[in-house]
Context: one part of a larger RNA
RNA sequence: CGCUUGGAAUCUUGAGUAGUCCCUUUCCUAGUACGAGAGGACCGGAAAGGACGAACCUCUGGUGUACCAGUUGUUCUGCCAAGAGCAUUGCUGGGUAGCUAAGUUCGGUUUGGAUAAACGCUGAAAGCAUAUAAGCGUGAAGCUGUCUACAAGAUUAGGAUUCCUUAUAGAUACCUAAUAGAAGAUUAGGUUGAUAGGUUCUAGGUGUAAGAUCAGUAAUGAUUUGAGCCGAAGAAUACUAAUUAUCAAAGCAAUCG
Numbered sequence: 001c002g003c004u005u006g007g008a009a010u011c012u013u014g015a016g017u018a019g020u021c022c023c024u025u026u027c028c029u030a031g032u033a034c035g036a037g038a039g040g041a042c043c044g045g046a047a048a049g050g051a052c053g054a055a056c057c058u059c060u061g062g063u064g065u066a067c068c069a070g071u072u073g074u075u076c077u078g079c080c081a082a083g084a085g086c087a088u089u090g091c092u093g094g095g096u097a098g099c100u101a102a103g104u105u106c107g108g109u110u111u112g113g114a115u116a117a118a119c120g121c122u123g124a125a126a127g128c129a130u131a132u133a134a135g136c137g138u139g140a141a142g143c144u145g146u147c148u149a150c151a152a153g154a155u156u157a158g159g160a161u162u163c164c165u166u167a168u169a170g171a172u173a174c175c176u177a178a179u180a181g182a183a184g185a186u187u188a189g190g191u192u193g194a195u196a197g198g199u200u201c202u203a204g205g206u207g208u209a210a211g212a213u214c215a216g217u218a219a220u221g222a223u224u225u226g227a228g229c230c231g232a233a234g235a236a237u238a239c240u241a242a243u244u245a246u247c248a249a250a251g252c253a254a255u256c257g
Stems, first nucleotide, its partner, number of pairs: 001153001006164007016150004022050007034039001052107005060101004067094005072087006111145003118138004170247004174190005195241003198237005204230003211224005
């Protein structure tokens, strides 16, 4: 931009498109049928596993560069102590959220239809025969449905419900943000408010802060103390910031003036 005889919100139908529908082993049937023996089933049932795919982060791990601790060198905060900067995040040990696989959960079911090869029924041409010429079947991991996702630009542009009539329905800009994200978009909110930050509490991480006291000549240790500190997580709480503004239709018919 198109579509619908105006403008909106919500819910949908499914033309069509894409994907999936995979494989192996073991056990039972059964050492049965078969076979002299060796060997060894169809059909049917059950259980494991592989690859593949999807989702997720409870567990196991990885990462986790503004989390915590330890530690080396050096510069600085006048000095001690305590800290800060730099040295690959200085190095090392751990690690929340998030992301993630090697981790967890789930999936390939039911079978229907038309068929291929193949196998048939009835049956003439051609008194027979013949699955074929007319007609009717059986039959595959394949095809098409069933299953999953998208889907009305499906220009054949679909359908349903509700709302709106001159500033109303509703929408947008703007602002706070994330279950979203390259930008648009989407989603949650904008004081009738928990949207983000802050604060408090909790979970969780690190692992017993500083200061003080005590013991020791001292290094150091003990007590205060599972302390102190802490990014993303959960709950509560308006303390801070969500100010405000704009857009929003015509025709036909009827009635009245």
The part of an RNA shown here (large-subunit ribosomal RNA, domain VI) has 257 nucleotides and comes from an activated sludge metagenome. Its mean pLDDT, the model's own confidence on a scale to 100, is 82. RNAcentral holds the full RNA, with entries from SILVA. It matches the Rfam family "Bacterial large subunit ribosomal RNA". Gene Ontology terms of the family: structural constituent of ribosome and ribosome.